Predicted 3D model of a 1440-nucleotide RNA (small-subunit ribosomal RNA) from an uncultured bacterium. The coordinates come from a structure-prediction model, not an experiment, and the mean pLDDT is 85. It matches the Rfam family "Bacterial small subunit ribosomal RNA". Its family is annotated with ribosome and structural constituent of ribosome in the Gene Ontology.
[in-house]
RNA sequence: AGAGUUUGAUCCUGGCUCAGGGUGAACGCUGGCAGUGUGGAUAAGGCAUGCAAGUCAAGGGGGCCCGCAAGGGCAACCGGCAGACGAGGUAGUAAUACACAGGUACGUACCCGGAAGUCUGGCAUAGCCCGUCGAAAGACGGGGUAAUUCCAGAUAGUCCCGCAAGGGUAAAGAUUUAUCGCUUCCGGAACGGCCUGUGCCGUAUCAGCUAGUUGGUAGGGUAAUGGCCUACCAAGGCUUCGACGCGUAGGGGAGGUGAGAGCCUGACCCCCACCGAUGGGACUGCGACACGGCCCAUACUCCUACGGGAGGCUGCAGUCGAGAAUCUUCCGCAAUGGGCGAAAGCCUGACGGAGCGACACUGCGUGGUGGAUGAAGUCCCUCGGGACGUAAACACCUUUUAUGAGGGAAGAAGUAAUUGACGGUACCUCAUGAAUAAGGGGCUCCUAACUCUGUGCCAGCAGGAGCGGUAAUACAGAGGCCCCAAGCGUUACCCGGAAUCACUGGGCGUAAAGAGUGCGAAGGCGGUUAUAUUAGUCUCCCGUUAAAUCCAUGGGCUCAACCUAUGGCUCGCGGGGGAACGGUAUAACUUGAGGGCGUGAGAGGUAUAUGGAACUCAUGGUGUAGGGGUAAAAUCCGUUGAUAUCAUGGGGAACACCAAAGGCGAAGGCAAUAUACUGGCACGCACCUGACGCUCUAGCACGAAAGCUAGGGUAGCGAACGGGAUUAGAUACCCCGGUAGUCCUAGCCCUAAACGUUGCUCGCUCGCUUUCGGGAGUAUCGACCCUCUCGGAGGCUAAGCUAACGCGGUAAGCGAGCCGCCUGGGUAGUACGAGCGCAAGCUUAAAACUCAAAGGAAUAGACGGGGACCCGCACAAGCGGUGGAGGAUGUGGCUCAAUUCGAAGCAACGCGAAGAACCUUACCCGGGCUCGAAGCGCAGGAAUUAGCUCUGUGAAAGCAGAGUGACUCCUUCACCGGUGGAACCUGCGUAGGUGUUGCAUGGCUGUCGUCAGCUCGUGUCGUGAGAUGUCGGGUUAAGUCCCUUAACGAGCGAAACCCCUGUCUUUAGUUGCCAACAGGUAAUGCUGGGGACUCUAGAGAGACUGCCGGUGUUAAACCGGAGGAAGGUGGGGAUGACGUCAAGUCAUCAUGGCCCUUACGUCCGGGGCUGCAAACGUGCUACAAUGGCUGGUACAGCGCGAAGCCAAGCCGCGAGGCGGAGCAAAUCGCUUAAAACCAGCCUCAGUUCAGAUUGGGAGGCUGCAACCCGCCCCCAUGAAGCCGGAAUCGCUAGUAAUCGGGGAUCAGCCACGCCCCGGUGAAUAUGUUCCUGAGCCUUGUACACACCGCCCGUCAAGCCACGGGAGCCGGGAGCACCCGAAGUCGCCCUCAAAAGCGCCCACGGUGAGACCGGUGACUGGGACUAAGUCGUAACAAGGU
Repeated sequence: AGAGUUUGAUCCUGGCUCAGGGUGAACGCUGGCAGUGUGGAUAAGGCAUGCAAGUCAAGGGGGCCCGCAAGGGCAACCGGCAGACGAGGUAGUAAUACACAGGUACGUACCCGGAAGUCUGGCAUAGCCCGUCGAAAGACGGGGUAAUUCCAGAUAGUCCCGCAAGGGUAAAGAUUUAUCGCUUCCGGAACGGCCUGUGCCGUAUCAGCUAGUUGGUAGGGUAAUGGCCUACCAAGGCUUCGACGCGUAGGGGAGGUGAGAGCCUGACCCCCACCGAUGGGACUGCGACACGGCCCAUACUCCUACGGGAGGCUGCAGUCGAGAAUCUUCCGCAAUGGGCGAAAGCCUGACGGAGCGACACUGCGUGGUGGAUGAAGUCCCUCGGGACGUAAACACCUUUUAUGAGGGAAGAAGUAAUUGACGGUACCUCAUGAAUAAGGGGCUCCUAACUCUGUGCCAGCAGGAGCGGUAAUACAGAGGCCCCAAGCGUUACCCGGAAUCACUGGGCGUAAAGAGUGCGAAGGCGGUUAUAUUAGUCUCCCGUUAAAUCCAUGGGCUCAACCUAUGGCUCGCGGGGGAACGGUAUAACUUGAGGGCGUGAGAGGUAUAUGGAACUCAUGGUGUAGGGGUAAAAUCCGUUGAUAUCAUGGGGAACACCAAAGGCGAAGGCAAUAUACUGGCACGCACCUGACGCUCUAGCACGAAAGCUAGGGUAGCGAACGGGAUUAGAUACCCCGGUAGUCCUAGCCCUAAACGUUGCUCGCUCGCUUUCGGGAGUAUCGACCCUCUCGGAGGCUAAGCUAACGCGGUAAGCGAGCCGCCUGGGUAGUACGAGCGCAAGCUUAAAACUCAAAGGAAUAGACGGGGACCCGCACAAGCGGUGGAGGAUGUGGCUCAAUUCGAAGCAACGCGAAGAACCUUACCCGGGCUCGAAGCGCAGGAAUUAGCUCUGUGAAAGCAGAGUGACUCCUUCACCGGUGGAACCUGCGUAGGUGUUGCAUGGCUGUCGUCAGCUCGUGUCGUGAGAUGUCGGGUUAAGUCCCUUAACGAGCGAAACCCCUGUCUUUAGUUGCCAACAGGUAAUGCUGGGGACUCUAGAGAGACUGCCGGUGUUAAACCGGAGGAAGGUGGGGAUGACGUCAAGUCAUCAUGGCCCUUACGUCCGGGGCUGCAAACGUGCUACAAUGGCUGGUACAGCGCGAAGCCAAGCCGCGAGGCGGAGCAAAUCGCUUAAAACCAGCCUCAGUUCAGAUUGGGAGGCUGCAACCCGCCCCCAUGAAGCCGGAAUCGCUAGUAAUCGGGGAUCAGCCACGCCCCGGUGAAUAUGUUCCUGAGCCUUGUACACACCGCCCGUCAAGCCACGGGAGCCGGGAGCACCCGAAGUCGCCCUCAAAAGCGCCCACGGUGAGACCGGUGACUGGGACUAAGUCGUAACAAGGU
């Protein structure tokens, strides 16, 4: 010191969240020791038990006990002092409190100083004795008694009253010789009473409050002032500087936090106040209206003999209760302090200590050194290894702590002695032995720390963002790591970060925020000069601001925490001083402001009058079938005469042109003309006043439209309403009508996107330009022009400001003054309350709850039923098809034991498959095998194993068995024997999987699209995302090229380079060719030969806008032309940028993870992939005469051929067969091309069209095998179909159409498919409005999963909080009246007391209201909730 979170990204605004510190805490897990602190915050709820205030025998008399006595002890009573302190609590209290600074009408027991006095008498009474009542508590009567108890008298002062004279008022002794007391007065110290000023929470949805109220007089009362109380008199007093009311709360020193200013808090300690079960009251006393005193009332608890009594832990312990939660019924008066006492001493739950609690702070420890084979184990792994880790083990050392033993304080003063709760404690010494001692949280980012396994939007996590849907560093476990450590986390709360209430230190054009506008008392602020004064302001000095706290420096506990000394700090308040500024007063000034005079412009306002155009109505004329309206229509009007047109008359409303970025007004607003009345403004002169000013809470006035009341008026327009259309619907948009209203008068309403979304006033700060009004100068004949100037209205801009957009002398710049307003979004401008209003409603204005955003500006995309430009068989123009039929093929669906799998809009569907009868084959049924169907490595085995032949069984695979029996090397004649390789068998290590994930992947591919785009470096601009370049003007098929240009260059694409084809040249000349020559044949390049030609296949040439003309910017380029085989890319192909679709493929292959392992592997037989009601895609054949059939005649090119192509010849109607020549092929073969052409028949018909189907047949071929399930031939049969609905496809030239040919795969073939080849060979394109796709620029956007987007409201469901609500219940406070305890005071009576009476009054009662809260059938809207309903309102011109 900041960080995370709104977005695709950016900047800003803005909220939310986190990291820090703190606590009288609590909770979870864990827990070794010591010191110092601290500990009932909730129920001021209730309390058992013990203790917490007594003391004095030297005031008094008596009693009891010990003692012979002297004397001593006990303690009730009278008396004295104390009990008003100390201890506790914070209920009440917003001021009778508290704090600070002052004041005085006062008091004071004990203490100190001073002065004086202490004389003489008297009456009682408790105790005690007797008696009575009562359960008790206790009470009563009689008798007698003392005092430092009480009373009277005397004395009298510096006392009291009084102007004075004068009058009045005191005492207590004890005891023995020295004190302690007593009385009066003066003074002090300290403490208190009262008064004043200032400060002191929230709420205005509390705005008025007040009758002892404010003052006076007199009296009472008090220690004392005072309405403190009473009587009388007056009518005051307080309040927007917040009275009164309501809510909350003890205040301060201080504590927490913070850089500070502040904000929050008021535990412990100190000061003050208040309280003592609740309410009231007085008594005593120096002091109380008294915590452990009294009286009364009330509630509660206890005792009781039922008649009556007793009690008050908010003292210390302790208990119950409520609560998340807070301790021992401990020790001691040794110390400090307090009460009493002459003292000894007694009392003291104050206090000193100990105990309990990690509640906090502080300190210490849980060991130290060495120790690698980096042990075991665990985890990870790329299987090589790595980590835990010197960690452990092990060796050596130490002993703090804990434990045991021994010694052992200070705290004690003051001394002659005695006296220690803590405590045998602290501390010291010794002993044993690493021995007694580590956890908690975290590890996606913020935020330090990562892997494996499990789980699979489940379980769960989470402070925020967010993780989890099969590869989770985010869940759970483990290993590892990070942080802190006897603690660690969590929760709650406070401050901080938050400049997020902004005094320090924020804002208001668009993010939240300028009141609709003006006038304006109060308030705030205020020009120049002089003098005086001052309480503001400033500084210095004096006093105060208690101590503690805090800070600094020292000191004491071993350190620290803790304790302590000294110094410092302390806003403020009071007193003194004092220049300027400010205030006040006085005097003056003119520049602010106002006035005067002279001019001027204007839809400024009000009233009255007048006018023309248009519209409509009425009447009349002309005139006839329509008019009107719309995208198109219809409703509607019209033959009873409309519309149209002419004339006349009536009516109401609004004022064309002028007219403008124009003018006026405070705003709303104001527009024909004239008149009357009237407000404001500008300019000129510088004549007058002399600061008279600015802004404004309250208040007052004005205030568009709509709306309301009353009365008029009503042509046009026109909510509502009716009708016609549109539509799925259409309570709308469009059309035909039409009421209120719009207009006038009078009165209300008071709102608005009342907007410049910009409050008013003043000053200062570069320029250019337009316009309106006024003036001056110059000039002129002049009102022109030109220059200057004042005021208004605009545009562009410098500096500056701004998040940007933008603003920019009319500021959103730089400053000053005053006012208003804002503080996340929703709830909500809503509820409640209040004020206003006739109503509608307006003004003021929340909360619960909920979200992690909501927003502003700008950026780059995508999109638009936005715009401009441009392109493509995109449309149009054409030609031929598909969709209808039959069958072929693929697919969905259905079926099935199985009908294996994949492909899914374009871009799946004659696709993977360029060949499913077995095989293929992945599917189904059945039968088998298990190191396995194949390969490899290692080890072992056996001698004949393998192989071959055969047998049994079997459908085969397989299983079982028999026979025979190979090779190398050594040895040998040979056999035998041995050895080895291969093969075989067995075992081991590898297997195998077309099982899953194309959303884990590689590779390959489709598509946009052969569309012209996609980027980079450097520079520049911008806070930034980003822009520029790549835009613009031309041009192109093209980001092709040129020009311009803060860009300059470059890359991937385009083009070119490559292949085929079109022309020519050249080289070469067989197997190709044959013009000339020669030979030969029935014929043929058949032969010799030739290289001319064709052709073949190498090399080259050729085309480049090169040339000419025009256009164009002297460019690029385009248009036309020449030449040329070819002309502007000649035609075709290959070639596919950055990317998009989580596009396709795990079943070509490869591959991570997961899954199966006598099976999800593998072998075999059979079946299936060919199943068929209906559906879709793609092709084939047709429906015929541009045709069909028959016969004849001609002309290709690409290719292929050895398990092959197959000639001639012969046989067969034919498929084909026999046959076998030739050919590994420019040589031989496939190989007769077909359409075409010639001739003939058919004559418009389901046909001499078409060929499905079928069976009857009869055949051929391939193959182990054609049943499921092949192809072909012949004969026969002869279905649908007569050109195809909505809709839809291809094609721009050698193209479409049409005709045949070849090939791959392949035994054969379901091929009508696919790829290639040639033959014949068109039509059309005016053009870009529309459909579709694409490109570039621009524009809008609330989209970014990007329009298949986003998103609104009702309804339905669930849940939550809130408002209203007939009522019901409760609370605090007040008012009126009734009753009236105790008690003071007064009256009365009395010797006195008591009784009695009166005022006041607590509690209680009655009544009417106001306020606050709880609850409430029902009801209202609101918030929220993966996949509900209806529509489509908004975002693009969002389709009005």